[in-house]
Context: one part of a larger RNA
Molecule: large-subunit ribosomal RNA, domain VI
Organism: Dehalococcoidia bacterium
C1' cells in the first nucleotide's frame, strides 16, 4: 500500500505443516490342525519400550539477592556483635522461576478410492476365460478423519456491533488541504511476552510496580539479660529471630499533565 468509508469483536477454510511406530502378556484354546511333538487364524483385554507434546501438584534437580554452621586473617578502640576478603571462602538446607531422571496426555476409531492379489457375471472365440461393456473385495501406503497455522485465498471471504454525512481553496475532479467521530498510538507503570520489535496487562472512572500491613514459604530456638558452671557450655525467656522472585489486602509512591493519528459520492 492493498482488500471502492472509517473502526472493534468473533470467525469460515483455499492451502500449508506436523503426526501415522511397534513389543509382551493373557483370554478366544492347549481349541482348529498334527500320529505325535508341537500348535494357530479371525475375536476380545491388559501392559510396556522408544518417539512426541504440555505441565510443576508430588517426586527429585537448580536456586551466587533466604535461613542457618564453620575454618584462616583483616576492620569497626576492646568484650560483645556484626562485616570485608579466602571459587558463593568451605559445608548444610531451600521459597518463586525454569526444568527431568517426575506428572499427564498422544499415535485412537471411522469412511473413501486403489496396488499386487483373489472373486462374481461374461463375449469377442456356441467352451474356457476376474475384463473387452458391467458388478463387488482389499494394504502400516493414497485422500478425508485427528492437532497446528492460514483471507496478500489480489477469486482479498463471512457474521455481529460502533461512528457518520462538517470546513477550506480552485483547475469542478472518487482532486488538494484542514478540524473532527468510533477507535488508535505516543508518552508513562509493567509481564503470561521479549535479542530490537512485536504481543498482553493497567494508566486515577486505577490494584500496573515498588512501599506497607496481613498470610505463607524456608531456615532453625536470633540479640539482649536471667540462671547453673572456674570455664567450654547448658537452659529460661523462645518454634525463637530473620526470610528473595509467592498469596491476599492497602492509593503512601509512581503511571501526572500532554501530544499525534483517524471517515465524508460507503
Nucleotide at each position: 500500500c492493498g482488500u471502492a468509508g472509517g473502526a472493534u469483536a468473533u470467525u469460515u477454510g483455499a492451502g500449508g505443516g506436523g503426526a501415522u511406530c511397534u513389543g509382551u502378556u493373557c483370554u478366544u484354546a492347549g481349541u482348529a490342525c498334527g500320529a505325535g511333538a508341537g500348535g494357530a487364524c479371525c475375536g476380545g483385554a491388559a501392559u510396556g519400550g522408544a518417539c512426541g507434546a504440555a505441565c510443576c501438584a508430588a517426586u527429585g534437580g537448580u536456586g551466587u539477592g533466604c535461613c542457618g554452621g564453620u575454618u584462616g586473617u583483616g576492620a569497626c578502640g576492646c568484650c560483645a556483635g556484626u562485616u570485608g576478603c579466602a571459587u558463593u571462602g568451605c559445608c548444610g538446607g531451600g521459597u518463586a522461576g525454569c526444568u527431568a531422571u517426575g506428572u499427564u496426555c498422544g499415535g485412537a476409531a471411522a469412511g473413501g478410492a486403489u496396488a499386487a492379489a483373489a472373486g462374481c457375471u461374461g463375449a469377442a472365440a456356441g467352451c474356457a476365460u476376474c475384463u473387452a461393456a458391467g458388478c463387488a473385495u482389499g494394504a502400516a501406503g493414497c485422500c478425508u478423519a485427528c492437532c497446528c497455522c492460514a483471507a496478500g485465498a489480489u477469486a482479498c471471504g463471512a457474521u455481529a456491533u460502533c461512528c457518520c454525512a462538517u470546513c477550506u481553496u480552485u483547475u469542478u475532479a472518487u482532486a488538494a488541504g484542514a478540524a473532527u467521530a468510533a477507535g488508535a498510538c505516543c508518552u508513562c507503570c509493567g509481564g503470561u511476552a521479549g535479542a530490537c520489535u512485536a504481543c498482553c496487562g493497567g494508566u486515577u472512572a486505577g490494584a500496573u510496580a515498588g512501599g506497607c500491613c496481613a498470610c505463607g514459604u524456608g531456615u532453625g530456638u536470633a540479640a539482649g539479660a536471667g540462671u547453673a558452671g572456674u570455664a567450654a557450655u547448658a537452659u529460661u525467656u523462645u518454634g525463637a529471630g530473620c526470610u528473595a522472585a509467592g498469596u491476599g489486602g492497602u492509593a503512601c509512591u509512581a503511571a501526572u499533565a500532554g501530544g499525534u493519528c483517524g471517515a465524508a459520492g460507503g